[in-house]
Context: one part of a larger RNA
Molecule: large-subunit ribosomal RNA, domain I
Organism: Pseudomonadota bacterium
C1' cells in the first nucleotide's frame, strides 16, 4: 500500500409526516375612489428589533349583540404595571378617530418633502408660531364681460354642482393589428383578426322583437347548447379553412318613438268692409285669422299592411265645469264610483309589515380507575351502551361512547340583501272600443341602390347574392319597397334607412363549503420557513436557498478537563440522548480507527 470484516466521522439520499400548494364542483358576491381609493412612507406597546394590528384618540376609542373566566397579539420565556362576574380578553353589527405620500386636486417637487394665500380662532407686549376651513382641472347649470364685425359669436371672468378623474383577476364591446410557424423552400394562403397596444362598459356585456328563414308545407325576437357535419362548400382545389337549412334541449317577454292630424306657446311674414270665433238659430266679438319656423302636449306604431281624416251603425256608470252669450247637439276637462297594471324594458319615487337569507353563535346521545403488554392504551382481554350521530380531527400507539365535532334541531339588538305576499303609493281605463264605407294625407333621404376601390360573410372575384366602409352618382311611398346566392318573370316572405328590453350564456381578484386513482419539501405556487424577501442589474427586469428534538423542555442542576473558551467526560432528565437544539430516519460518494490476510 491492497483486500476483507467490525466500529466511527462526513454527507443528507430514502422512508414517514404536513403547517403549504394544485385542481374540480356548488353557493355567495361581483366593485373601491374627491365623504380622498388601491398601494405605500413614517409612527404607534412599560421595554431594543421584525411581523401583525392600529393612526398623534395610534396592538387601540364609543355603542349594540354574542360569549362566560380568565386576560394585556405573534416571534418570545420571564419581569414590571394593570384589567376582569358592576362580565374583561375574545367574536360579530354599527359608529368615531384616521399623520404624510399617492388620481393627489392651493403652488412647487428628486413620492412620503418644500413654499405660500384667504377667512375664523388660539398664543405673544409685538412679530415669528399653532389650529380649523377653503382654494387644481374638465363637464354641466346660471350670471357677467366681450374681438376680428353692426347685431352677434368665439374668447375671458365669477358663482353653483360630493358629475368626471384613479385603481381592480378574468370575462364583454369597439379601434389598430404582427411575426415566428404550416405549406416539409416560398409569394396567394396559413398562423389569425390570434398576440400585443389603445378606447370603453357591466355584474355580466353584446345581441334582440324580422325589409328573417323557408319552399307550394310551414316557422315565428335574441342568446347558449347537442346533433346536422368534418357534410355542403371554399382552397397556389396545396397546406388547410369550414357553414347553413332542419331537428332535440336551456331560457322565455315583449315594447316605445318619428310622421300624417289636432291644440297651445314663441318668433317672422301677411291680413283690418274680410277671414275667423265647434255646429244650427238669434245676438255679439274681432290685430282673434292665414302661412312658415320652432318647442311642448294629445294622437299613432303596423305587414292577414297600419295609421291619420270624413261618414254611418252598435256597445259603454254618476255628478260638476269649460269651449263669446242664450237654447239644443258636439267636443274637451275635473271629481266620485268601478276596473286594470306597475318600478329588469313597456311612466316613475319609494315606504312599512310579513317571510327568507348573510354577517357572531346555541343545544347536541352513549364506557369502564381496576386485568395483559407498554414510557404512555385509544391495542389485547372482559362485560356494557348510543346511533337521524360508525364524516373527520385531536388526545403519550390504533377511541362511535375522553376532547373538538358529526346527524338533527335552534338563534340576531344592529346593518345589508333577496324574491314572494300584503298594504300604502303611482299610473292607466271608464273619457273608449268594434264593424262597414269613403278619402289617398302619413308611414324615418343624400337614405336604398348603381359605378369604382376595399372589408366582412365558411365563401381567396368567382356566376357572388346578402352585410359594412370610402368615393362619384342617386330613387320610390302601398298600383310602393326589400329579400328568396348573378339577372328576369311568376310565386312566396318581410316592411330598411329611430330607440329600449329580463332570463338562459362568459369569467373569478374576493368569501364560504365540499371533494380529489392531485403534490408531499430538487415535488406542489417563484414562495409550507417574515418571499416577490436576500441578492443581481443604471434601468426595464431577473430572482433564490431555507421544513421535522421530544408525548411533554422534562432543553442536561452539580462536578471535572479546557483560554472565566470552543468542545468534551461524568452526573441527572427521558421509553430512547448514536432523540442534546449542527437535534426523526440517517443511504452513497469521501475520510478514518482497530483486527485478520497479503505485498
Nucleotide at each position: 500500500g491492497g483486500c476483507a470484516g467490525a466500529c466511527g466521522g462526513u454527507g443528507g439520499a430514502u422512508g414517514c409526516c404536513u403547517a403549504g400548494g394544485c385542481g374540480u364542483c356548488g353557493g355567495c358576491c361581483g366593485g373601491c375612489g374627491a365623504u380622498g381609493a388601491a398601494a405605500g412612507g413614517c409612527g404607534u406597546u412599560g421595554a431594543a428589533g421584525g411581523c401583525u394590528g392600529c393612526g398623534a384618540u395610534a396592538a387601540g376609542c364609543c355603542u349594540c349583540g354574542g360569549g362566560g373566566a380568565g386576560c394585556u397579539g405573534c416571534c418570545a420565556a420571564a419581569c414590571a404595571a394593570g384589567c376582569u362576574u358592576u362580565g374583561a380578553u375574545c367574536c360579530g353589527g354599527g359608529g368615531a378617530u384616521u399623520c404624510c405620500u399617492g388620481a393627489a386636486u392651493g403652488g412647487g417637487g428628486a413620492a412620503a418633502c418644500c413654499c405660500a394665500c384667504a377667512u375664523g380662532g388660539g398664543g405673544u407686549c409685538a412679530u415669528g408660531c399653532c389650529c380649523a376651513u377653503g382654494a387644481a382641472c374638465g363637464g354641466c347649470u346660471g350670471g357677467g364681460u366681450g374681438a376680428a364685425u353692426a347685431u352677434a359669436u368665439a374668447g375671458c371672468c365669477c358663482a353653483g354642482u360630493g358629475c368626471g378623474a384613479g385603481c381592480g383577476a378574468a370575462c364583454g364591446g369597439g379601434g389598430u393589428g404582427a411575426a415566428c410557424u404550416g405549406a416539409a423552400a416560398c409569394a396567394u394562403c396559413u398562423u389569425a383578426g390570434u398576440a400585443a397596444c389603445c378606447c370603453u362598459a357591466g355584474g355580466a356585456a353584446a345581441a334582440g322583437a324580422a325589409a328573417a328563414c323557408a319552399a307550394u308545407a310551414g316557422u315565428g325576437a335574441u342568446u347558449c347548447u347537442c346533433c346536422u357535419a368534418g357534410u355542403a362548400g371554399c382552397g397556389g382545389c396545396g397546406a388547410g379553412c369550414g357553414a347553413a337549412c332542419g331537428g332535440g334541449g336551456a331560457a322565455g317577454a315583449g315594447c316605445c318613438c318619428a310622421a300624417a292630424c289636432c291644440g297651445u306657446g314663441u318668433u317672422g311674414g301677411u291680413g283690418c268692409c274680410a277671414a275667423g270665433c265647434u255646429u244650427g238659430c238669434g245676438g255679439g266679438c274681432g290685430u282673434u285669422g292665414c302661412c312658415a319656423a320652432u318647442a311642448c302636449g294629445g294622437g299613432g306604431u303596423c305587414g292577414u299592411g297600419g295609421g291619420a281624416c270624413c261618414u254611418u251603425a252598435c256597445c259603454g256608470g254618476a255628478g260638476g265645469g269649460a269651449a263669446c252669450c242664450g237654447c239644443a247637439a258636439u267636443u274637451c276637462u275635473c271629481u266620485c264610483g268601478g276596473g286594470a297594471a306597475g318600478u329588469u324594458a313597456c311612466a316613475a319615487a319609494g315606504u312599512g309589515c310579513a317571510a327568507g337569507u348573510a354577517u357572531a353563535g346555541u343545544g347536541g346521545a352513549a364506557g369502564g380507575a381496576a386485568c395483559c403488554u407498554g414510557g404512555a392504551a385509544a391495542g389485547g382481554a372482559c362485560c356494557g351502551c348510543c346511533a337521524c350521530a360508525g364524516a373527520g380531527g385531536g388526545u403519550g400507539a390504533a377511541a362511535g361512547c375522553c376532547c373538538c365535532g358529526u346527524a338533527c334541531a335552534c338563534g340576531a339588538a344592529a346593518u345589508g340583501c333577496u324574491c314572494u305576499g300584503c298594504a300604502c303609493c303611482u299610473u292607466c281605463c271608464u273619457g273608449g272600443g268594434u264593424a262597414a264605407g269613403g278619402c289617398a294625407c302619413c308611414c324615418a333621404a343624400g337614405u336604398a341602390c348603381g359605378g369604382c376601390g376595399g372589408g366582412a360573410c365558411a365563401c381567396g372575384u368567382g356566376g357572388a347574392a346578402c352585410c359594412c366602409c370610402g368615393u362619384c352618382g342617386g330613387a320610390a311611398u302601398u298600383c310602393a319597397u326589400g329579400a328568396g346566392g348573378a339577372c328576369c318573370a311568376u310565386c312566396u316572405c318581410a316592411u330598411a334607412a329611430g330607440g329600449c328590453u329580463a332570463a338562459a350564456u362568459a369569467c373569478g381578484c374576493g368569501c364560504c363549503g365540499a371533494c380529489g386513482a392531485c403534490c408531499g419539501a430538487u415535488a406542489g405556487u417563484g414562495a409550507a420557513c417574515c418571499a416577490g424577501u436576500a441578492c443581481c442589474g443604471u434601468g426595464a427586469g431577473g430572482g433564490a436557498a431555507a421544513g421535522g428534538u421530544g408525548a411533554a423542555a422534562a432543553g442536561c442542576a452539580c462536578c471535572c478537563c479546557g483560554g472565566u473558551g470552543a468542545g468534551g467526560g461524568g452526573a441527572g432528565u427521558g421509553a430512547a440522548a448514536u432523540a442534546g437544539u449542527a437535534c426523526c430516519u440517517g443511504a452513497a460518494a469521501c475520510c478514518g480507527u482497530c483486527u485478520g490476510c497479503u505485498u